RNA sequence: AGAGCAGGACAAAUGGUCGCUGUUCUAUGCUCUGCAUGGAAGGGAGGAAAGUCCGGGCUCCACAGGGCAAGGUGCUGGGUAAUACCCAGUCCCGGUGACGGGAAGGAAAGUGCCACAGAAAACAUACCGCCCGACUGAACAGCGACGCUGUCCCGUUGGGUAAGGGUGAAAAGGCGAGGUAAGAGCUCACCGCUUCGGUGGUGACACCGGAGGCACGGCAAACCCCACCUGGAGCAAGGCCAAAUAGAGGGGCGUCUGAGGGUUGCUCGUCCGAGCCCCAGGGUAGGUUGCUUGACCCCAGUAGUAAUGUUGGGGCUAGAUAGAUGACCAUUGUCCCGUGGAGGGUGACCGACACGGGAAACAGAACCCGGCUUAUGGACUGCUCUAACA
RNA sequence: UGGGGGAUCGUUCAAUGGUAGGACGACGGGUUCUGGCCCCGUUAAUGGGGGUUCGACUCCUCCUCCCCCAGCCA
Repeated sequence: AGAGCAGGACAAAUGGUCGCUGUUCUAUGCUCUGCAUGGAAGGGAGGAAAGUCCGGGCUCCACAGGGCAAGGUGCUGGGUAAUACCCAGUCCCGGUGACGGGAAGGAAAGUGCCACAGAAAACAUACCGCCCGACUGAACAGCGACGCUGUCCCGUUGGGUAAGGGUGAAAAGGCGAGGUAAGAGCUCACCGCUUCGGUGGUGACACCGGAGGCACGGCAAACCCCACCUGGAGCAAGGCCAAAUAGAGGGGCGUCUGAGGGUUGCUCGUCCGAGCCCCAGGGUAGGUUGCUUGACCCCAGUAGUAAUGUUGGGGCUAGAUAGAUGACCAUUGUCCCGUGGAGGGUGACCGACACGGGAAACAGAACCCGGCUUAUGGACUGCUCUAACA
Repeated sequence: UGGGGGAUCGUUCAAUGGUAGGACGACGGGUUCUGGCCCCGUUAAUGGGGGUUCGACUCCUCCUCCCCCAGCCA
């Protein structure tokens, strides 16, 4: 100097002028507890407010009882109100590395798939090839001459083989040596695998030793099995108040044997119950509350590797409802570009300061909180790799 | 806000995890005196990124866009 990896924070600050809006106090007016206008004080969007992927708080349903179904999670330990989140670790994969990712239980419980190619794709094979024997033919050699024997080659055929080659993502563990007619864990050493034991660890797991020639590959983001978890609906929940019209209608079931209903579906139990359900049509879609004091925020100590817990102190920080939180000016700060540049250094280079110009991304609360994911600006801190110089 | 469904050539519809097709359109040629019809040929796509797998339109996940449903009284 370049290229990367990780972490936490910031999202301009101050002042002035004008404008919007909540709360409290106060004054005036009015159709008088409500509204309008004025004054004063104090407030007024985010790290993601976004996506709606998760977990809850809270509200309602008399069953928030049982079973089945359905859905979710899936290595170990810890944290949390809880989670599919966070922290630490184990194993696997990727990267030179700093680091990143993991959907990480089970394939001998069962079923299913592995196209094409290839001989054969899982109780799975012999296409080429290698070896042994027999037969026909050709060549050569030997001998006791027309024939026999031997060697080698082509062809046919019987047997052995799964080492070598080919196909493929994957082919009856891998590599090296010995052995064999040729081969093969056939034998041996090392690695892999199975099993038994020991050591360390809470555990996932790691290491060591013995025995075994060794079970039939992969896919569960295939169906499934195993372990654990789950009542549902949602602030448009729910409560209070007000208004309007058309109950002029039609149909089904039922009040002793009980219709209908009880918030995913089915079912058992149980409870309410004299009305309930469906179709067509009509009116209305208004006000107020819920609505912001919270598993809250900041500082310090303390326990812990950390997540987080705990003790003490301090703080109150939007609550709208067609939806407010803005505009302008000045100065400063940050960053970028250009010019000059004291000074430092062996040098490459670094560089206080001055002047001029410019820029600031992604983007708006709607019951609240804890996470994940996505979008994005400029800087800071730590670490890795490469090149050059000393 | 809550729930459900979808995205394939220019258009419209297909395709069980195993070569992404048909029709219309467009372009070129043929036929015809010319045009149309007709015949032949060509062209062109899985919304985007990541993952599982030997292999993905299809399976999983994130992002972008489109469509549908919804209250009360009686």